Context: one part of a larger RNA
RNA sequence: GAAUGAACGCUGGCGGCGUGCUUAACACAUGCAAGUCGAACGAGAAAGGGAUUGCUUGCAAUCCUGAGUAGAGUGGCGCACGGGUGAGCAACACGUAGAUAAUCUACCUCCAAGCCUGGGAUAGCUAUUCGAAAGGAUAGCUAAUACCGGAUGAAGUGAUGUGACAUAAGUUACCCCAUGAAAGAUUGCCUCUUCCUGAAAGCAAUUGUUUGGAGAUGAGUUUGCGGACCAUUAGUUUGUUGGUGGGGUAAAGGCCUACCAAGACUACGAUGGUUAGCUGGUCUGAGAGGAUGAUCAGCCACACUGGAACUGGUACACGGUCCAGACUCCUACGGGGGGCAGCAGUGAGGAAUUUUGCGCAAUGGGGGAAACCCUGACGCAGCAACGCCGCGUGAGUGAAGAAGGCCCUUGGGUCGUAAAGCUCUGUCGACAGGGAAGAAAUUACUUCAUAUUAAUAGUAUGUUGUAUUGACGGUACCUGUAGAGGAAGCACCGGCUAACUCCGUGCCAGCAGCCGCGGUAAUACGGGGGGUGCAAGCGUUAUUC
Numbered sequence: 001g002a003a004u005g006a007a008c009g010c011u012g013g014c015g016g017c018g019u020g021c022u023u024a025a026c027a028c029a030u031g032c033a034a035g036u037c038g039a040a041c042g043a044g045a046a047a048g049g050g051a052u053u054g055c056u057u058g059c060a061a062u063c064c065u066g067a068g069u070a071g072a073g074u075g076g077c078g079c080a081c082g083g084g085u086g087a088g089c090a091a092c093a094c095g096u097a098g099a100u101a102a103u104c105u106a107c108c109u110c111c112a113a114g115c116c117u118g119g120g121a122u123a124g125c126u127a128u129u130c131g132a133a134a135g136g137a138u139a140g141c142u143a144a145u146a147c148c149g150g151a152u153g154a155a156g157u158g159a160u161g162u163g164a165c166a167u168a169a170g171u172u173a174c175c176c177c178a179u180g181a182a183a184g185a186u187u188g189c190c191u192c193u194u195c196c197u198g199a200a201a202g203c204a205a206u207u208g209u210u211u212g213g214a215g216a217u218g219a220g221u222u223u224g225c226g227g228a229c230c231a232u233u234a235g236u237u238u239g240u241u242g243g244u245g246g247g248g249u250a251a252a253g254g255c256c257u258a259c260c261a262a263g264a265c266u267a268c269g270a271u272g273g274u275u276a277g278c279u280g281g282u283c284u285g286a287g288a289g290g291a292u293g294a295u296c297a298g299c300c301a302c303a304c305u306g307g308a309a310c311u312g313g314u315a316c317a318c319g320g321u322c323c324a325g326a327c328u329c330c331u332a333c334g335g336g337g338g339g340c341a342g343c344a345g346u347g348a349g350g351a352a353u354u355u356u357g358c359g360c361a362a363u364g365g366g367g368g369a370a371a372c373c374c375u376g377a378c379g380c381a382g383c384a385a386c387g388c389c390g391c392g393u394g395a396g397u398g399a400a401g402a403a404g405g406c407c408c409u410u411g412g413g414u415c416g417u418a419a420a421g422c423u424c425u426g427u428c429g430a431c432a433g434g435g436a437a438g439a440a441a442u443u444a445c446u447u448c449a450u451a452u453u454a455a456u457a458g459u460a461u462g463u464u465g466u467a468u469u470g471a472c473g474g475u476a477c478c479u480g481u482a483g484a485g486g487a488a489g490c491a492c493c494g495g496c497u498a499a500c501u502c503c504g505u506g507c508c509a510g511c512a513g514c515c516g517c518g519g520u521a522a523u524a525c526g527g528g529g530g531g532u533g534c535a536a537g538c539g540u541u542a543u544u545c
Stems, first nucleotide, its partner, number of pairs: 001545004006541005013391006019384002021349001026347003030344003035077003040074002048065008084302003094226007103219002108215008116150004125140006156179003161174005184207006193200003228274003235265003240262008277299004281292004304325005327338004355381001357380003363377001364375004394424004404415004428486001430481005438472001443467003448462005489534005494515003500529005510517002
């Protein structure tokens, strides 16, 4: 000099864009942060309103509506994403370049083929019942795209055989044997068949489902190289190193197991210890390098502590389950509940770090055919000079060089064109009026075209027009009104280092980054005047180069 997620002191006008627990991975009150689908399924209230009847005139019964709604339940998809944190980890964790002829991949896209025929349950519900609660138990009833059989079945899978290519395992073609699938829903129509008003077991469209192939995406595994410190850590290892058989996995492999062999690593630093998430980047520097890893992006790890599996395409799962532990809450003492390192917020710790805000309008995500619902992701607003950037605090003129302050050799000098005065301007702020872009989609209706089809029906796709949607926000922005009015401080002035005098003090009080200053004339302490530097900031402290 530059820099910071900074803090402290003094001061503080506005705006834009960013940033904001670096400490206790300490403990957490409260609210919200993951649901959705009735176009998979069975069932289905109540309040309120209305009508009728009975009459004891304010009650009862029935019906309609509310409503196939609410709230539950079965089932599907999602909950493995998104969001947080950096405790652990010195490791194929990360970065980079490869391998997978050793692998998987739900949803999505494309291609091919299919969806035939049966069955038994179960929740909800009803009844009984246990418990303070959390939560159960027994009996009975019912549905499905829930569950389970049978059929069919290839270009799938497995085995044998044969051939081709490659050769380290492998890839591929053919024959034969074995194995192995499925589910419907919605809308429309009457050409064919059946009944015949129109409907259906018929036809069509959309969607779903099953099997196989390909792609895309994501993931698993693995290898070379690279990036911390300590030798005041020198030897380490027994599933250890390799082989064979077996098991296990989506998958190679001591991953696991039985047997066999005795190997494997190491001064090019093994083993042990300490510290640490890694990277793109960031800061500094002419560079080489050094330091660092907040925000943003990629990867990894973790979710009160430790362990385990279940479900599932993917988890050994932050707001799932089970076990153990610590802590905490409820209890009828028998037993139960909980996990903010999600967003706000509280206590504690600390020099120190924000609102228990608004909205799903946009972008993105989950579910749904869609409408739509959910979304503390996200978009916004609030707080904080925490940072960067921009603007303002007025401009011109004005010498009787006013008054006043300070200094003085008493002549004067200086603050100083500074002020006052005069002439103007109107940024920001105040007030008043107007007032956005961010919105395009979806959907409904409508025009036209194409495809499907028996069809001018329906459906799908594209297209024309209309309608509908803004948290921010009456915000940005524009216009007008009044009026210099509301808006400057901080540090320093001995040398380094730009900037000097007076008074007070008298080795005292004090200053100080280094040299040093102060003991009666202190440009170094404290104050005044003056000056210098930066400026809505200025200094100090801490840290890095």
A computed fold for a 545-nucleotide part of an RNA from a metagenome, annotated as small-subunit ribosomal RNA, 5' domain.
The coordinates come from a structure-prediction model, not an experiment, and the mean pLDDT is 82.